Predicted 3D model of a 123-nucleotide RNA (SAM riboswitch aptamer (S box leader)) from Peribacillus glennii.
RNA sequence: UUCUUAUCCAGAGAGGUCGAGGGGAUUGGCCCGACGACGCCUCAGCAACCUUCAAUGUUUUUUUGCAGGCAUUGGAAAGGUGCUAAUUCCAACAAGUCCACGAUGAAACUUGGAAGAUAAGAG
Numbered sequence: 001u002u003c004u005u006a007u008c009c010a011g012a013g014a015g016g017u018c019g020a021g022g023g024g025a026u027u028g029g030c031c032c033g034a035c036g037a038c039g040c041c042u043c044a045g046c047a048a049c050c051u052u053c054a055a056u057g058u059u060u061u062u063u064u065g066c067a068g069g070c071a072u073u074g075g076a077a078a079g080g081u082g083c084u085a086a087u088u089c090c091a092a093c094a095a096g097u098c099c100a101c102g103a104u105g106a107a108a109c110u111u112g113g114a115a116g117a118u119a120a121g122a123g
Base pairs, nucleotide, nucleotide: 001123002122003121004120005119006118007117008116013043014042015041016040017039021032022031023030026092027091028090029089044084045083046082049080050079051076052075053074054073055072056071057070058069059068088115093112094111095110096109097108099105
């Protein structure tokens, strides 16, 4: 850096430091920020992707069982990541619902997509 798969309305912050922007492209909105944000460091925490334990089912086996594989459910948190303002802060593209109209159509909502983030695997 590319591809595949899964998840993204839940959860979890203090101290120190820095000094002006930040909410990982862009645009618009809306927020956070000199009562010090963002970032960085330390400590703490959250979650359960990898990991790990148990039960059940299933597969493999000539048969039964064990071991192994897979699936589901429940538990753990030592290790590898991740995360700890706001749904990924909201919208952008498409379809639909609703409302209104002679017509153009504004708002709200739903679903999908795109983009992004994180993990695991592969190149």
Source information: The prediction has a mean pLDDT of 77. Of the family's consensus pairs, 97% are formed in the model. Rfam family: SAM riboswitch aptamer (S box leader). Rfam describes the family as follows. The SAM riboswitch is found upstream of a number of genes which code for proteins involved in methionine or cysteine biosynthesis in Gram-positive bacteria.